[in-house]
């Protein structure tokens, strides 16, 4: 320089173009224990960015930004 593939809570992960974007775990509070863990309940937290299709976008197009595989 060419192709493809990926981007979502702190972290791993889901969500067929349509309800409030959902689960584990992680952290805070509580309850409970003689402390502590360990279990329970609650709470907090997210779509890389800028347009564009479209009644509706995490999904579909196109540019940048980044990560990765692969070829010359």
């Nucleotide at each position: 320089c060419c192709u493809c593939u990926c981007g979502u809570a702190g972290u791993u992960c889901a969500a067929u173009g349509g309800a409030u974007a959902g689960a584990a775990u992680a952290u805070g509070a509580c309850u409970u224990u003689g402390c502590g863990g360990a279990a329970g309940u609650c709470a907090u937290g997210a779509u890389g960015c800028a347009g564009g299709u479209u009644c509706g976008a995490u999904c579909c197009c196109u540019g940048c930004c980044g990560a990765g595989a692969g070829g010359a």